[in-house]
RNA sequence: GGCGGCGUAGCUUAGCUGGUUAGAGCGGCCGGUUCAUACCCGGCAGGUCAUAGAUUCGAAUUCUAUCGCCGCCA
Repeated sequence: GGCGGCGUAGCUUAGCUGGUUAGAGCGGCCGGUUCAUACCCGGCAGGUCAUAGAUUCGAAUUCUAUCGCCGCCA
C1' cells in the first nucleotide's frame, strides 16, 4: 500500500426485512432481609449506538468517507 471483519452503558453483549421507548447479564448506587456480612429480593442511575456526511416521512440498522482495533496479502 491492497483486501476483509469488527466498533452499542464501566465490562460482556442482544437488537430479525429500516418503524412507533435502544434492552439484558455482570458491575455501581439506594432500599428490603440479617445481630452483622455474604447470598437472595426490589428499585434507581448510567448510551452523542466510533466520527462526519448522504438516502429516506423515519437510520444502531442502508450508502460514502474518515478514525481505531484485529486478520490476510504484498
Transfer RNA from a Clostridia bacterium, 74 nucleotides, folded computationally. NCBI's taxonomy places the organism under Bacteria, Bacillati, Bacillota, Clostridia. Its mean pLDDT, the model's own confidence on a scale to 100, is 82. It was read from a public genome assembly. It matches the Rfam family "tRNA". Rfam describes the family as follows. Transfer RNA (tRNA) molecules are approximately 80 nucleotides in length.